[in-house]
RNA sequence: GGCUCAGGACGAACGCUGGCGGCGUGCUUAACACAUGCAAGUCGAACGGAAUCCAUGGUGUAGCAAUACACCGGAAGAUUUAGUGGCGAACGGGUGAGGAUCACGUGAGAAACGUGCCCCAGACUCUGGGAUAACAAUUGGAAACGAUUGCUAAUACCGGAUGACGUCGGAGAAUCGCAUGAUUCACUGACGAAAGAUAUUUCGGUUUGGGAGCGUCUCGCGGCCUAUCAGCUUGUUGGUGGGGUAAUGGCCUACCAAGGCAACGACGGGUAGCUGGUCUGAGAGGAUGAUCAGCCACACUGGGACUGAGACACGGCCCAGACUCCUACGGGAGGCAGCAGUGGGGAAUCUUGCGCAAUGGGCGAAAGCCUGACGCAGCAACGCCGCGUGCGGGAUGAAGGCCUUCGGGCUGUAAACCGCUUUCAGCAGGAACGAAAAUGACGGUACCUGCAGAAGAAGGAGCGGCCAACUACGUGCCAGCAGCCGCGGUGACACGUAGGCUCCAAGCGUUGUCCGGAUUUAUUGGGCGUAAAGAGCUCGUAGGCGGUUGAGUAAGUCGGGUGUGAAAACUCUGGGCUUAACCCGGAGACGCCAUCCGAUACUGCUCUGACUAGAGUUCAGGAGGGGAGUGGGGAAUUCCUAGUGUAGCGGUGAAAUGCGCAGAUAUUAGGAGGAACACCGGUGGCGAAGGCGCCACUCUGGACUGAAACUGACGCUGAGGAGCGAAAGCAUGGGUAGCAAACAGGAUUAGAUACCCUGGUAGUCCAUGCCGUAAACGGUGGGCACUAGGUGUGGGUUCCAACUAACGGGAUCCGCGCCGUCGCUAACGCAUUAAGUGCCCCGCCUGGGGAGUACGGUCGCAAGACUAAAACUCAAAGGAAUUGACGGGGGCCCGCACAAGCAGCGGAGCGUGUUGCUUAAUUCGAUGCUACGCGAGGAACCUUACCAGGGCUUAAAUGUAAGUUGCAUAGAUCAGAGAUGGUCUUUUCUUCGGACUACUUACAAGGUGCUGCAUGGUUGUCGUCAGCUCGUGCCGUGAGGUGUCAGGUUAAGUCCUAUAACGAGCGCAACCCCUGUCGUUAGUUGCCAGCAAGUAAUGUUGGGCACUCUAGCGAGACUGCCGGUGCAAACCGCGAGGAAGGUGGGGAUGACGUCAAAUCAUCACGGCCCUUACGUCCUGGGCUACACACGUGCUACAAUGGUCGGUACAGAGAGCAGCCACUACGCGAGUAGGAGCGAAUCUAUAAAACCGAUCUCAGUUCGGAUCGCAGUCUGCAACUCGACUGCGUGAAGCUGGAAUCGCUAGUAAUCGGAUAUCAGCCAUGAUCCGGUGAAUACGUUCCCGGGCCUUGUACACACCGCCCGUCAAACCAUGGAAGCUGGGGGUGCCUGAAGUCUGUGACC
Repeated sequence: GGCUCAGGACGAACGCUGGCGGCGUGCUUAACACAUGCAAGUCGAACGGAAUCCAUGGUGUAGCAAUACACCGGAAGAUUUAGUGGCGAACGGGUGAGGAUCACGUGAGAAACGUGCCCCAGACUCUGGGAUAACAAUUGGAAACGAUUGCUAAUACCGGAUGACGUCGGAGAAUCGCAUGAUUCACUGACGAAAGAUAUUUCGGUUUGGGAGCGUCUCGCGGCCUAUCAGCUUGUUGGUGGGGUAAUGGCCUACCAAGGCAACGACGGGUAGCUGGUCUGAGAGGAUGAUCAGCCACACUGGGACUGAGACACGGCCCAGACUCCUACGGGAGGCAGCAGUGGGGAAUCUUGCGCAAUGGGCGAAAGCCUGACGCAGCAACGCCGCGUGCGGGAUGAAGGCCUUCGGGCUGUAAACCGCUUUCAGCAGGAACGAAAAUGACGGUACCUGCAGAAGAAGGAGCGGCCAACUACGUGCCAGCAGCCGCGGUGACACGUAGGCUCCAAGCGUUGUCCGGAUUUAUUGGGCGUAAAGAGCUCGUAGGCGGUUGAGUAAGUCGGGUGUGAAAACUCUGGGCUUAACCCGGAGACGCCAUCCGAUACUGCUCUGACUAGAGUUCAGGAGGGGAGUGGGGAAUUCCUAGUGUAGCGGUGAAAUGCGCAGAUAUUAGGAGGAACACCGGUGGCGAAGGCGCCACUCUGGACUGAAACUGACGCUGAGGAGCGAAAGCAUGGGUAGCAAACAGGAUUAGAUACCCUGGUAGUCCAUGCCGUAAACGGUGGGCACUAGGUGUGGGUUCCAACUAACGGGAUCCGCGCCGUCGCUAACGCAUUAAGUGCCCCGCCUGGGGAGUACGGUCGCAAGACUAAAACUCAAAGGAAUUGACGGGGGCCCGCACAAGCAGCGGAGCGUGUUGCUUAAUUCGAUGCUACGCGAGGAACCUUACCAGGGCUUAAAUGUAAGUUGCAUAGAUCAGAGAUGGUCUUUUCUUCGGACUACUUACAAGGUGCUGCAUGGUUGUCGUCAGCUCGUGCCGUGAGGUGUCAGGUUAAGUCCUAUAACGAGCGCAACCCCUGUCGUUAGUUGCCAGCAAGUAAUGUUGGGCACUCUAGCGAGACUGCCGGUGCAAACCGCGAGGAAGGUGGGGAUGACGUCAAAUCAUCACGGCCCUUACGUCCUGGGCUACACACGUGCUACAAUGGUCGGUACAGAGAGCAGCCACUACGCGAGUAGGAGCGAAUCUAUAAAACCGAUCUCAGUUCGGAUCGCAGUCUGCAACUCGACUGCGUGAAGCUGGAAUCGCUAGUAAUCGGAUAUCAGCCAUGAUCCGGUGAAUACGUUCCCGGGCCUUGUACACACCGCCCGUCAAACCAUGGAAGCUGGGGGUGCCUGAAGUCUGUGACC
């Protein structure tokens, strides 16, 4: 610094689930299209008709009659009503398309207005007339709907009268007001009314004034985004006359003027109904405008008027358009954004219900009628609220499930079981309020009572961290999860399932959106040296801010009053539904606005007064690469001319290109031309910045010091704007010595379009104009004030100080540096020249990338500059500091690391190990150093793990339980490759309980099968390198540092000194073992000096323990002594002494850690896998193969040698299924006998060396591979596949390319000896032992490895790191693209409907 989560909310949707009730809510999308029904009628007490019924009445039939039936007729009766007429239909109901607007909110105004029904008051209601619908007749049309003729009424229409009164005109008075003016009074002229019904009383009608309510108009203020929209406007702005309206007004028109709006954002574009409120928030704010309420707008789309009090009218009319329907094709009809409902769209939103009982509305005198407004019901967990799904007891802690360390634990008092209760739901009975006289849709209502029975009623999500809650199994970077970080590659608390647990609960989760957290746009409440961020610099407009003191005013500010702030909502409080949600009453609040009164500290204002500390002017000085122009100067480079002079010059890491015998380079003299100004020169000077450096002159800007005269706030900053502005670049014209992009050549290189070299053009220079950018940086905007110091330097003034000068010191003002306290800072650092403390103004920032890019605009000749996004994508990018690691960074140091040497390897043959290939198998492991004579210190069988074939199903061990047997075992024999199987023989003890053996069964096994990346243990390596840490203290916000650094010294973090460190631990060293000297103790198997004996000879024997030796104990070496250097530690010295001298030599000993180093095949072990087999037994084979490649060795290539002969000297170790003397045999390996020795006693020729002889440089008398024959030994067995012997054969090889290994002294080299393993042996291996016995080290530049300090880092899996760009393939987003297509808007032109107004004409 961004991303993300936990909270709240919703008209929601989706997934899983779903018991009841109350109260609410329910097309957010297509203002998409609509079938059907209903949603606005009413009045017969306005009117004429019509229809029906019917009284009195009449006729006929029957009857004596009453009477019954049928018919005629029909009012002054009753009912109904198409039409005329009145009122309503402009309300109520729906929707939010449009509209950025006086549309809304709020507050004013109308002296510029209207008003049906209603209320109050005044006056009146007289007298006439002509039509017309209905109706009738005729008639057109399919229909819708008409046409003609004839008749008739009114509260329909029209005259006349009257005029309280109104309007208009004339002239007058009084009162009042914010202007035009208003009100009242009296006079005068003109004009202007009316309707009746009912039938006894009311309702109407006309006119006037007032009221209430409603409407219309005007204004102030308020509330969206965009400047990549900066200029807009011609009826535009104003005036006059006229028109129009209820009324003001360019609302319209004629004329006149040229205005009006805009950076406080006009004009344009986009988006949007506004508000009360709602959600969120601690608040300030942010988001929103469903339901309810107020206003506005709209009614298929667009336009228009009519009627009327009111409309430019949702369920009216006309026209145009689109769409749908009917049609006889001529023509007609329609408008659910009313309630239901349908289709469509969509993730998604209900019944074609009941009732006018209540509330309200229309009409009516009323009864009443109408009312999808409304009241109710239905559907939906869509939301809020409430209730229930039981309560108590109950441990053998049941079964089941899951886990397990196998002991147990959890589920869990949970269940079962026992007892109890019945809310809700169910069944039955009763039954309100809502209703004032009647009238109840709701309603089978709420509510009450009774009945039965735990009965009918629980799920969802989560459990790695954030975030409450863990285990098992499955899966194996697969399947999947995921809000972010991130899980999953065989032991997943993250996937899936199960058990358990956690959180909510009739819901729970997910998705979407808004606010919050986010002080992450910061008014409250952030920043800009290095994290994003100070404009390159200055001047200056608007604006913002502004010194001291007085006066006035009262705009801001403060106090009080009045009006308003609809209701609902919100908060508090009280009440009603059993409670709550919900509903009702009261109070508060609603910050604003308008207006009145008061206060005057502060701010503002006043052609206001005064002041001098800010700012400026004046005078006197001195400093300066400040700027512009002109003139001049010398040094150097290059070129030209001439002289001297000769073969090279030049250049580089080394060269070459280049120049030169046509005379270069070098040198001398003269000349030409251009550019730049050595030394002085300095974290020194000047300038606003860029920048400015030879000298002189002219012109000119600014700063500083001192003096104190003058002006009197004149100041600071500065959006836009203007000017200046390095280098490069551009234009025109000059100029061009040197340098030098491009370019050419030569080198370098894998390449070298580079670095290096030789050339070289633009350019660099001048004049004029443009460009306008830089790491234009102090990465630090400007101004003012305040806040410890020290030190240096540049320019003044002044004091000590006195005549001058010099030197020095003090004070003060202005610059330029360093160090540093407080303070600040994430740290680094800054620190009176602030990044400290404050004030004022401007600019800029808001995650990284995309991108300072695209598009648009402005500027530019161009290059390009300025302004400046989005899609998409990532979970980071970044700063400062820390620890490591790394560097072809630096310093110091070490090591057979190099160097100096010696001997090798790499070439040959063979041995051995490995890769590869082959194979039925060639078992497995080890793989840079740190695998490759390694595991293996012994593969013919065995080993053996591999392969082929044949068998077994529990071998061996162990134990328990059960059963059986005395058959077992052993021997012989047969079959078989063998394992094994068959046959025969043989056969215990006993106290009779059994013991013992064997067999069978069950449990238990077995696995060299996998995982060394699950592990223990062991080991390698860095490295026997000198390091690795801790406690306390101190420093740091912290990681961490200090100690452990520094100066010396050492093999060493060894020691010393210094020191915010003081101590300590693991390492180093020492202590341990061997060896080197001496002493002492002890002498057998060792030894033999002296004495004695003996032998061919030998300690062979007696004897002895002196010596050697053996093996115990001691001594000795410590820089202890001397000299020198040094503070000390320590170092130096062919120093002394000493057997040994500076850790004497060697060994053992391996710090914290690194390499997921090696090993599951030594062993152990988690998990997984196999169980008539991946276990186990056996025979044979394989591990020994063989185009090749590599490692490591042996033997050689010969004369420092080979061969033959002679002769001498070790140490260590081993030995009874053993070592084997000696004798005999064999050429020999060996064989046959056989003494000694379980070993200081016995057993082994040490070899090289030395002395002789021979070979004489050759593929040999070198070399011995290979092959043939014949043998020996071991062993059950030498074919695959042993070693050795003899004879014969006699290969390659004549010192080894590139490269590479070991070694610093008893070492390398060379020579032999021994042992382990082992029947034998492929041993030339491994481990030990001694014999002979060198060379070299100047030194630390380089290679390799390591240690310490320091430095840089974008690395931390740590340079085998990280990372950039093209390309290839696939995909996504965005831009462009010949074109094609749709929608919307502006402007201009053409055509022009209905309609309104006027004029004219005709008819009535």